[in-house]
Context: one part of a larger RNA
RNA sequence: CUGGGCGUAAAGGGUGCGCAGGUGGUUUGGCAAGUUUGAUGUGAAAGCCCCGGGCUUAACCCGGGAAUGGCAUUGAAUACUGCUUGAACUGGAGGGUCGGAGGGGGGACUGGAAUUCUUGGUGUAGCAGUGAAAUGCGUAGAUAUCAAGAGGAACACCAGUGGCGAAGGCGAGUCCCUGGACGAUACCUGACACUGAGGCACGAAAGCCAAGGGAGCAAACAGGAUUAGAUACCCUGGUAGUCUUGGCUGUAAACGGUGCGCAUUUGCUGUAAACGGAAUCGACCCCGUUUGUGGCGAAGCUAACGCGAUAAAUGCGCCGCCUGGGAAGUACGGUCGCAAGAUUAAAACUC
Numbered sequence: 001c002u003g004g005g006c007g008u009a010a011a012g013g014g015u016g017c018g019c020a021g022g023u024g025g026u027u028u029g030g031c032a033a034g035u036u037u038g039a040u041g042u043g044a045a046a047g048c049c050c051c052g053g054g055c056u057u058a059a060c061c062c063g064g065g066a067a068u069g070g071c072a073u074u075g076a077a078u079a080c081u082g083c084u085u086g087a088a089c090u091g092g093a094g095g096g097u098c099g100g101a102g103g104g105g106g107g108a109c110u111g112g113a114a115u116u117c118u119u120g121g122u123g124u125a126g127c128a129g130u131g132a133a134a135u136g137c138g139u140a141g142a143u144a145u146c147a148a149g150a151g152g153a154a155c156a157c158c159a160g161u162g163g164c165g166a167a168g169g170c171g172a173g174u175c176c177c178u179g180g181a182c183g184a185u186a187c188c189u190g191a192c193a194c195u196g197a198g199g200c201a202c203g204a205a206a207g208c209c210a211a212g213g214g215a216g217c218a219a220a221c222a223g224g225a226u227u228a229g230a231u232a233c234c235c236u237g238g239u240a241g242u243c244u245u246g247g248c249u250g251u252a253a254a255c256g257g258u259g260c261g262c263a264u265u266u267g268c269u270g271u272a273a274a275c276g277g278a279a280u281c282g283a284c285c286c287c288g289u290u291u292g293u294g295g296c297g298a299a300g301c302u303a304a305c306g307c308g309a310u311a312a313a314u315g316c317g318c319c320g321c322c323u324g325g326g327a328a329g330u331a332c333g334g335u336c337g338c339a340a341g342a343u344u345a346a347a348a349c350u351c
Stems, first nucleotide, its partner, number of pairs: 003323004007305002012319001014202004021195003025089004029084003033081002035077008049065006092192001093189003096185004104178007111155001116150007126137002163170002207248006216242002221237004259318006267296011300307002324351003333344004
């Protein structure tokens, strides 16, 4: 390189947008580059292969044929691909109109429960904690209880294999700004599409820089226990951090361990949203369609487990990735970063 693969054996990029590139719906005209076909020229000879012949045979030699992947010129064909500055279509795609659902995103304001703290009242000897204790708190009045206040963080019930988002993720309430999906209609555009190396953007937690904030929790740390020891598990404290604003980092079991798009392929059942039908005074129930989200399963697939219209079935297009284990996601070099480190990524050696 070819081939074969990527749910769990090695292997899907964390996610999206998108330049180049690759691929691309239906009908038709033109061109004839690819494609198909004819002719001509060339493709030296020798050699190889086949047939025949000559040295007694062979090696060797001679004659003929075949072969010579091809290349060039020229003529023709036009199904398919391509090109077209040609024409047209509506099924893909996008837009319009109407409609409802939603913890989608950003900002501002507001709320109640609880913890802690402060002040005051009542009240007295314990409280807290554990397997048991101790450290700790308390007669300078704790714990408990009542009232008032301060402050920060998180939003019980509703809550649901329920909803929304590309992923990360999103849950008190109201208002403002704003993105997407879905349903109905079939009014408009007329292939405008799919994928996407690089690139750009987003990206949990922890971590970093600057400024604030700090109730609870809590790495580090201190003490008390446990233990042979106990740099732990348990307990009492407790600082970074957790929160906000601005900037950086760019990684996760970033998981459905399953890239994206399109098409095709028996079914049953739950649920969310929308629409239509039947019925009704009306709504619900019922029947159907679509989109999403679950369970079970036919064919088929799979090494098995299992997957099974939300495919891991059957096909097509494009991207990423794998190629025995260790050394190693390491070294060196490059790029990025304030740093921590991230990314790209070997070899010797060894089994």